Transfer RNA from Enterococcus sp., 73 nucleotides, folded computationally. Rfam family: tRNA. Lineage of the source: Bacteria > Bacillati > Bacilli > Enterococcaceae > Enterococcus.

RNA sequence: GCGCUUGUAACUCAAUUGGCAGAGUGCCUCCUUUACGCGGAGGAAGUUGGGGGUUCAAGUCCCUUCGGGCGCA
Numbered sequence: 001g002c003g004c005u006u007g008u009a010a011c012u013c014a015a016u017u018g019g020c021a022g023a024g025u026g027c028c029u030c031c032u033u034u035a036c037g038c039g040g041a042g043g044a045a046g047u048u049g050g051g052g053g054u055u056c057a058a059g060u061c062c063c064u065u066c067g068g069g070c071g072c073a
Base pairs, nucleotide, nucleotide: 001072002071003070004069005068006067007066010025011024012023013022019056027043028042029041030040031039049065050064051063052062053061
């Protein structure tokens, strides 16, 4: 340099044919306990890497750009 792949909550990952952005762990509050842990109930947390485009509607499709990984040279 070229090709492929990947980027979503603090972390690990989902999201079907383009149609409400979710789960587990963690965090916060409450219950339980003498207390901690375990357990139970509830809650907060998102520029879906950035920018642009198509569409009634984009995490998803297209263009561009940045980071990670793999391969070729």